[in-house]
Context: one part of a larger RNA
Order: sequence, then structure tokens, then C1' cells
RNA sequence: CGUUUAGUGGAUGCCUUGGCAUGUAGAGGCGAUGAAGGACGUGGCACGCUGCGAUAAGUCUCGGGGAGUUGCGAGCAGACUUUGAUCCGAGAAUAUCCGAAUGGGGAAACCCACCUUUACGGACCCUGGCGGUCGUUCGGUUGAGCAAUCAGCCGGCCGAUCACCAGAGUUCGUGUGAGGUAUCUAAACCUGAAUACAUAGGGUUUAGAAGCAAACCCGGGGAACUGAAACAUCUAAGUACCCGGAGGAAAGGACAUCAAUUGAGACUCCGCUAGUAGUGGCGAGCGAACGCGGAUCAGGCCAGUGCUCUUAUCAAUGGAAGUGGAACCGUCUGGAAAGUCGGGCCGCAGUGGGUGACAGCCCCGUACACGUAGCAAAGAUAAGAGACUUGAGUAGGGCGGGACACGUGAAAUCCUGUCUGAACAUGGGGGGACCAUCCUCCAAGCCUAAGUACUCCUACAUGACCGAUAGUGAACCAGUACCGUGAGGGAAAGGUGAAAAGCACCCCGACGAGGGGAGUGAAACAGACCCUGAAACUGGACGCCU
Repeated sequence: CGUUUAGUGGAUGCCUUGGCAUGUAGAGGCGAUGAAGGACGUGGCACGCUGCGAUAAGUCUCGGGGAGUUGCGAGCAGACUUUGAUCCGAGAAUAUCCGAAUGGGGAAACCCACCUUUACGGACCCUGGCGGUCGUUCGGUUGAGCAAUCAGCCGGCCGAUCACCAGAGUUCGUGUGAGGUAUCUAAACCUGAAUACAUAGGGUUUAGAAGCAAACCCGGGGAACUGAAACAUCUAAGUACCCGGAGGAAAGGACAUCAAUUGAGACUCCGCUAGUAGUGGCGAGCGAACGCGGAUCAGGCCAGUGCUCUUAUCAAUGGAAGUGGAACCGUCUGGAAAGUCGGGCCGCAGUGGGUGACAGCCCCGUACACGUAGCAAAGAUAAGAGACUUGAGUAGGGCGGGACACGUGAAAUCCUGUCUGAACAUGGGGGGACCAUCCUCCAAGCCUAAGUACUCCUACAUGACCGAUAGUGAACCAGUACCGUGAGGGAAAGGUGAAAAGCACCCCGACGAGGGGAGUGAAACAGACCCUGAAACUGGACGCCU
């Protein structure tokens, strides 16, 4: 060096549980009735994930379903289940602690309170009941006495006191649970200074708000890099970013609009007009409108038989889990038939997936048909509520800015910081300086669906999209491990087999690791570092050369 045989390594091929993109529908919010997001717990054995919350892989009711179940997760133990479990759908209960976090505090998941209510015990006080003692008074009776009267017994009323029981209240102590106690705004009520009436302030009750969330929308602010081959007007760009607000869309909207001698007829969006007319250190660039064609169409209100909104009832239809759902056998090869051969059948179903290789007829499904509570709902009916009268500090003007494609320009039009300031339909605005004529419209009040924009999310479908260095960063317990004080950055990592049948038993060895037999399997060079198993790289054997 060549041939060969092993090792190492994990390319390639095949696969896909995961992604990417699009379409059609739905939904377009959740939250003081405590959200989003978390901490800590919770299982017979329980580390993580998932679920759940001291009722803790769960409780209750209703509906579906029909044989096994006790999540990933196999194992042991113990249970449940045709008296219908597990499971699926709808509704309800429970729901620790943090978090807007809201009783106060705080280094989140912790600490410390007060009020009300609730349990027990002690003390005090009041009321009621039973009983004892004493006293006043009344009645009956016995005895003594001639009588007045005295003594004893029984019963009643009233008062004092003692003990017990029950109840209410106050206070103290101990303990358990439940509820309340933040701020701001609005309304009502109670109070209430300096200071007479008042007002400020204080308090109570009721209602609302707050915080989170992907883009879309409106408004208030608002850059620079960059381009101009430098740079200052200009551009980038009213972009990025910050703040406020709202909705399922938002905004806009019913002509003080255009047009041009004919007329059109709210607004929004799209295609043209057109890179045109313009604008522009006339540089870089910026860049319309009239008109035409489409999408969709809707007009109303302000003293009224109308309109708008809300509520209630009825309601076509839609709609949860779900139900039914056609039709095949034999031979051969093989570990296995869905393949081959032979003969059949169904089809409103020959989309798709699975089954030991490629299945219309084996299984799940599919076409089609059916069912459905809460709920949604075109529309109909009824009731209730709301809106105050045609728009003056307005139009216009001066100064300074801004917006209009239009950079102050001949600069019309719109907005306004400041100073001013009309007319009143016999009036007013506009038609790109301005004037006349003509034409056209009626500002300074309000509402308005559809066509349009978006997708954190749900369902279904599709792909001359990817197939593990690809496709999301993430096919796998990934925003994880790890790095950083922090903001933040951010991986690698898929495949035994049809089925664990995952190698009983024997041998070497340290009661190892690893291996040799045996056995399973179609295959073990499929043995868990497990499909295929390239190359670099490393060893053994043989041949040749030096």
C1' cells in the first nucleotide's frame, strides 16, 4: 500500500406523537360572587407531571353510556361495579395561602389586629318558681282564763332575709368558627369648626370602579439611525416608543359635499384614474382629486299616534354528551395476509386511521338519517324609560403654529394658543388669492346596522409545507437544565419487537462489570448504549513493496 475482518461513530433511508401555513364557522373577554398567574398541600405505599383543595387524582343532582374500573404508571395490597361503576356532557357544592389584594404591616405565599355573632366558666344585678327563718295582718281550730287576753296548730296576703333552680342583661377570663373593617367616585342621610346663618371637615348606608389579556381601533405626546452618496430645509415618519380610552369590531356617517352650464347624492372598504396633476435645497423624495367599476346599502331624532333603548312573553331555526349506519370467503407463500390465485357482495358509504406486509366488505369510522337540557336566535306582541326645541364668544379677521399630496407659496379649505368679532333665510357658506355673475348647499346639536381590520382562543378541513442540524426555542417533564447581580440569554435530547414473549436454568468471574451456553422470537450482528448502521478514526489476519 492492497484485500479482508472487527471496533468506534451516528450520516443515510424509512417513520411520526410535534410544528408551519391557509380556509370556513364560532368566540371575541376574565375579574371584589376575588381574575390572570402562582405558593403550599392532597394518593395505602407517592419523587416528578396531571387533576384537585383541609369535602383535596375528588363531593352532589340530572342526562348519556353499558362492562369493566382504581390518571401518566407498569407493581404489591385493598377496594368499587348490571341495586349500572370507571368514563362523557350540563348544572351545583367545596375551593388553604399569595396575588388588583382591599382591616394594618410586609423581604409575595408571612406577621399583627379590632368589631359583631357563637361555646364554656366566674362575679354583679333584675325577674320568675320551690323551700327555710323572722315580722305585720286576716280567717279557722285547740287549750288556759269569768272576761279582756295569752299560748299552740293549720291556711291566706304583704314585707325582709337565706339557699337552690331557670331565664334576661352587664362585665371579666379562656377558646372555636363565621361575617365585617382599604381607597376613590356618585347619591341619600346624620353631624359639624374658626364664625351668627352657613361652609370646610367628620361619619353611616347603597351602588360603581380598580387588575389581567395576542393583535386589530380611536385619541394625547413623539424620536433617532438612515436617505439626500457630506449636511442644516427635507426624508426616515406622525414610524418606533410612552400614556389614556373603547369594542367585538373601532372610527366615520346622512352634505354649510362635489360638479360645471349637464348633473351627482350619507359613510366605510377594494380595483382603476396614476406614479398622472401637483409639491419639492424643483434635490433626495412626497404624491392626490374629479370621474369610472365593484363590496354593502338605511336612514332617523330634538313637545311625539314618531324615534331610540331596556325588560317580559311567544318563536322558525341552530345547538352537549350521543344513537343507528351496507357489503367476504377459500387456496398458495409466509412468523403473520390485508399480498397471489379463484369465486362473490355493498355503495347517497372506494375521505381517513388501525389491525403481525398493501383491506370498500375485520375494527373505528365515512355518506346518510336521528336525538338533545341549559343556551343562542331572524321575527312578533306587550310594558316601561329617554331625548328639550334648529344650534354666538359661533362664522369670519389679525399674530403664531399645525393638518390638508400642497415645504408660505398667488394659497383657497380645515383645526386653534392669543387678541378680536358678525348676519339671523329680505340671511349665511362654498365653487383653490380676490371681485362680479351664475350654480350649489344650510355650519356652529345628537344617534346609526352592513360592507372593512385583527386572532390569545375553540371546532372542522386542507397543503407541488417540514420530517428530528428540518419544522416552533421546545415531537422527549422546555422557556426546562445551565449562564448572568439584574434586565436578560438559553440548549442538547425521538425509533427493541407484531407481541415483553425484556433471556427461566447452568458456567467463568468478586454473591461484580462483562461474557459463554440454554431458552424466546421470523430475526438477538432486534438484548434495552436496543430499526437501518455510511465516512473520518482504531485494532487483528493475509499478500506485496522498502